The prediction has a mean pLDDT of 81. A computed fold for a 465-nucleotide part of an RNA from an uncultured organism, annotated as small-subunit ribosomal RNA, 3' major domain. RNAcentral holds the full RNA, with entries from Greengenes. Its Rfam family is "Bacterial small subunit ribosomal RNA".

Context: one part of a larger RNA
RNA sequence: UGACGGGGGAGCGCACAACCGGUGGAGCAUGUGGUUUAAUUGGAUACAAAGCCAAAAACCUUACCCAGGCUUGACAUAUAGCUGCAGAUCUGAUGAAAGUCGGAUUGUCUUCGAGAGUGCUAUACAGGUGAUGCAUGGCUGUCGUCAGCUCGUGUCGUGAGACGUCCGCUUAAGUGCGGUAACGAGCGCAACCCUUAUCUUGUGUUACAAGUGUCACAAGAGACUGCCCUCGCUCAGCGAGAGAGGAAGGAGAGGACGACGUCAAGUCAGCAUGUCCCUUACGCCUGGGGCGACACACAUCCUACAAUGGAGCCGACAACAGGUAGCGACGCUGCAAAGCUGGGCCAAUCCUUAUAAACGGCCCCUCAGUUCGGAUUGAGGGCUGCAAUUCGCCCUCAUGAAGCCGGAAUCGGUAGUAAUCGCAAAUCAGCAGGUUGCGGUGAAUACGUUCUCGCUCCUUGUACA
Numbered sequence: 001u002g003a004c005g006g007g008g009g010a011g012c013g014c015a016c017a018a019c020c021g022g023u024g025g026a027g028c029a030u031g032u033g034g035u036u037u038a039a040u041u042g043g044a045u046a047c048a049a050a051g052c053c054a055a056a057a058a059c060c061u062u063a064c065c066c067a068g069g070c071u072u073g074a075c076a077u078a079u080a081g082c083u084g085c086a087g088a089u090c091u092g093a094u095g096a097a098a099g100u101c102g103g104a105u106u107g108u109c110u111u112c113g114a115g116a117g118u119g120c121u122a123u124a125c126a127g128g129u130g131a132u133g134c135a136u137g138g139c140u141g142u143c144g145u146c147a148g149c150u151c152g153u154g155u156c157g158u159g160a161g162a163c164g165u166c167c168g169c170u171u172a173a174g175u176g177c178g179g180u181a182a183c184g185a186g187c188g189c190a191a192c193c194c195u196u197a198u199c200u201u202g203u204g205u206u207a208c209a210a211g212u213g214u215c216a217c218a219a220g221a222g223a224c225u226g227c228c229c230u231c232g233c234u235c236a237g238c239g240a241g242a243g244a245g246g247a248a249g250g251a252g253a254g255g256a257c258g259a260c261g262u263c264a265a266g267u268c269a270g271c272a273u274g275u276c277c278c279u280u281a282c283g284c285c286u287g288g289g290g291c292g293a294c295a296c297a298c299a300u301c302c303u304a305c306a307a308u309g310g311a312g313c314c315g316a317c318a319a320c321a322g323g324u325a326g327c328g329a330c331g332c333u334g335c336a337a338a339g340c341u342g343g344g345c346c347a348a349u350c351c352u353u354a355u356a357a358a359c360g361g362c363c364c365c366u367c368a369g370u371u372c373g374g375a376u377u378g379a380g381g382g383c384u385g386c387a388a389u390u391c392g393c394c395c396u397c398a399u400g401a402a403g404c405c406g407g408a409a410u411c412g413g414u415a416g417u418a419a420u421c422g423c424a425a426a427u428c429a430g431c432a433g434g435u436u437g438c439g440g441u442g443a444a445u446a447c448g449u450u451c452u453c454g455c456u457c458c459u460u461g462u463a464c465a
Base pairs, nucleotide, nucleotide: 001465002464003462004461005460007459008458009457010456011455012454013453015449016448019413020412021411022410023409026303027302029300030299031298032297033296034294035293042053043052064289065288066287067286068285069284070283073125077124078123079122080121081120082119085117087106088105089104090103091102092101093100094099108116109115127278128277130276131275132274136272137271138267139266140265141263143261148187149186150185151184152183153182154163155162156161166179167178168177169176193255194254195253196252198221199220200219201218202217203216204215208211224249227243229241230240231239232238233237305406309365310364312362313361314360315359321352322351323350326345327344331340332339333338372403377398378397379396380395381394382393383392419441420440421439422438423437424436425435
């Protein structure tokens, strides 16, 4: 100087407390461990791995296994030699395909010489999701959006170092004010950026019923403790409270933004890259299988256990976003999934999209393993796609399991939040209980900082570095 303390002081955080809803019990989905397997590819492992890489494993993907094949190679550059030579179409044998061995037709450019381009042979080489993230770049997680981390000059100290960065008050903040051997500065904080709440102006197509009220787009205004009052403090200023005005009041709300560094944290499988290793194979192509197994354990969801509910009929109100190999109206057929037809739309125009669902009205059920719950299984169909057996999704009929609110323990949330309800999108031929967004309805509680956890600052002890 740090680090640590079951030392002290001060402060903060959904950290505790208060309140609401969950997880842990059931069934199922997904991921992981384990086990199994020819293979169940690989990575991620306390917080910070486990609906993670993966914004889509039937083939492909695919890296794994089995089998069949290729060896200058699926891909790149170059040299030498040969080549009526590219390429296209038809076709035979063999084969699961890849491929291997053939046949026929047509057929290049040119200054005609070499050459351009093609194929073959030979050689350099290609290739490797093989190893090492403890050789690396880049990117990322985490402490933590915590308030810290440093420098120049100067001063003090033999020096390591110290002061500055401390003290008092204050702040979300090393935020600011005053004091002070310090005076300044930098990276962080804040602000500048985006979204949103109000108003004004402009423009109005394809929006809305005329006309600019709604709406859309763009530019601006607006909030600064600025004004008034009370109180506290050293009245410079800061803080607390009340008020006016205002759409909004004390950082209005949310986002992006992550200092010096820590964890030899993660990633050689996104990419790049050093070294090592393979080179008729650890490379490449193809068919099939596997990644989907299943005594079990864990994690994250979904659905429930019901009457604040379930079923039926009728009625109302969104926002984000997407669409031409696409979205697909209306109509008809079908109980339905869906099919046929195909208006319109490259979209503020048409479509997804309609009655969004929760919600409201009427009616049935009356506390039961039930008109709760829907797993599982049987049968019949539909869709995508060469192809749904391993292994997709959907519909109808039948079947109707566990489950009556969950032990120890544990998680999220302070407001348009939790809870609850649906919708859209990416990926995508097809497939969401996941993810990312969007809007609808919309609470309860916070006395307080003793305790638990984490963090910041000062101080003290130390046989630690």